[in-house]
Context: one part of a larger RNA
RNA sequence: CUACGUUGAAGGAACUCGGCAAAAUGCCUCCGUAACUUCGGGAGAAGGAGGCCCCGUUGGUGGGCAACCACUGGCGGGGGGCACAAACUAGGGGGUGGCGACUGUUUACUAAAAACACAGGACUCUGCGAAGCCCAAAGGCGACGUAUAGGGUCUGACGCCUGCCCGGUGCCGGAAGGUUAAAAGGAGGAGUGCAAGCUCUGAAUUGAAGCCCCGGUAAACGGCGGCCGUAACUAUAACGGUCCUAAGGUAGCGAAAUUCCUUGUCGGGUAAGUUCCGACCUGCACGAAUGGCGUAACGACUUCCCCGCUGUCUCCAACGUAGACUCA
Numbered sequence: 001c002u003a004c005g006u007u008g009a010a011g012g013a014a015c016u017c018g019g020c021a022a023a024a025u026g027c028c029u030c031c032g033u034a035a036c037u038u039c040g041g042g043a044g045a046a047g048g049a050g051g052c053c054c055c056g057u058u059g060g061u062g063g064g065c066a067a068c069c070a071c072u073g074g075c076g077g078g079g080g081g082c083a084c085a086a087a088c089u090a091g092g093g094g095g096u097g098g099c100g101a102c103u104g105u106u107u108a109c110u111a112a113a114a115a116c117a118c119a120g121g122a123c124u125c126u127g128c129g130a131a132g133c134c135c136a137a138a139g140g141c142g143a144c145g146u147a148u149a150g151g152g153u154c155u156g157a158c159g160c161c162u163g164c165c166c167g168g169u170g171c172c173g174g175a176a177g178g179u180u181a182a183a184a185g186g187a188g189g190a191g192u193g194c195a196a197g198c199u200c201u202g203a204a205u206u207g208a209a210g211c212c213c214c215g216g217u218a219a220a221c222g223g224c225g226g227c228c229g230u231a232a233c234u235a236u237a238a239c240g241g242u243c244c245u246a247a248g249g250u251a252g253c254g255a256a257a258u259u260c261c262u263u264g265u266c267g268g269g270u271a272a273g274u275u276c277c278g279a280c281c282u283g284c285a286c287g288a289a290u291g292g293c294g295u296a297a298c299g300a301c302u303u304c305c306c307c308g309c310u311g312u313c314u315c316c317a318a319c320g321u322a323g324a325c326u327c328a
Stems, first nucleotide, its partner, number of pairs: 001323008010314002014312001019309001027051005036041001038157001052079012080084001092307004097302002099299002104116002120155007132141003158294004163224003168221002170217005177212003183206002188201005225243005252286001253283001264280005
């Protein structure tokens, strides 16, 4: 010096990206326990007291004829130790946001999560030799099921809700019309032959699906404006004008896991706060099942704060074990 341990004056997170690591808490009985809540929870919330040994007294249960034995309570008094859940074992706690409802699942060997799944919701396909899937076929799964069933896609408990746009793309519907292949058709034409003929070519006309066309459909893919003016201080604009669009973003939320300018501004917390919490709205570039906003409980998730606790630190020291190192 390294690894693993033990202890530490005063201070107690000043360390650090961050209390990482360590310390602390830890059992049983009794008392006591908030907001919030889906009334189940939250909760072991939090916080506090007792626990060893001896004596006295007073109950209970079982066994026994009884004497008595075993187990188990209440109350009172006393004793010793530094320490009585005496070793080992054995929750730290509280407050506040974000995300995800939850228990689960995952990158075997750098990621356990806010990712996946999930009950629940919705759309859509499928009438049974079902749709869908495997397959060259046969055959099989679906299913020894039958629309309260099965497949696909999206969303993701619960609560309140889920606005406008069908112009584009997709899907669905549409006995008309347009276009249109093979095929049918054969006016007419060409070659050749003496001819019959043979060989070519070929206009009208008839001819599916598809596309065009006409409608529907957004919990289908998706989309959801600009400029100018206006109120008796100023400012702002309920109001008006105009251009464009398929329609111009509704409710709710908002410097947000989204805010560039930005450490926005104000308030709170600190002596001091680019983080955090509450507001504001000027949303570069939120927004409603690529769901919006809330939400008790839950989380080896994540942000910030507080109590306790500590060698994380001020600032390091000593000791134990094993190495390294020096000498033999």
The part of an RNA shown here (large-subunit ribosomal RNA, domain IV) has 328 nucleotides and comes from Amaricoccus macauensis. The sequence was found in a public genome assembly. Lineage of the source: Bacteria > Pseudomonadati > Alphaproteobacteria > Rhodobacterales > Amaricoccus.